[in-house]
Molecule: c-di-GMP-I-GGC riboswitch aptamer
Organism: Chloroflexota bacterium
RNA sequence: UCCGAUAAAGGCAAACCCGCCGAAAGGCGGCGACGCAAAGCCACGGGUCUGAAGCUUGUAAAAGCAAUGAUAGCCGGGCCGCCGAAG
Numbered sequence: 001u002c003c004g005a006u007a008a009a010g011g012c013a014a015a016c017c018c019g020c021c022g023a024a025a026g027g028c029g030g031c032g033a034c035g036c037a038a039a040g041c042c043a044c045g046g047g048u049c050u051g052a053a054g055c056u057u058g059u060a061a062a063a064g065c066a067a068u069g070a071u072a073g074c075c076g077g078g079c080c081g082c083c084g085a086a087g
Base pairs, nucleotide, nucleotide: 002087003084004083011036012035017030018029019028020027021026034073040079041078042077044076045075046074047071048070049069054065055064056063057062
C1' cells in the first nucleotide's frame, strides 16, 4: 500500500411519524434504526427523479419538450480520512 476481522474505540442513520422550507423531485430539524468501512466531502461523466420558469402545439382546457432543480444511501471518477487481525 492493497485489504477489511465474530477485533477494539468511536461514527453515520433508511423507512414510518411530526414540524419547517420547496412548484415538485427533494432538503433541514426531531423521533427512529434498514443498513453502511468512507452512508465523510465534490454534481465532473453516466443513470434515475422532478417539471416552476422557458419553448412548441392549442380558441381554451390541456398536451408535449425541456435542468438552470434533485439524488454522493444508483454507478463511475476526484479530494480527504479513524482503526489494524489474517493474507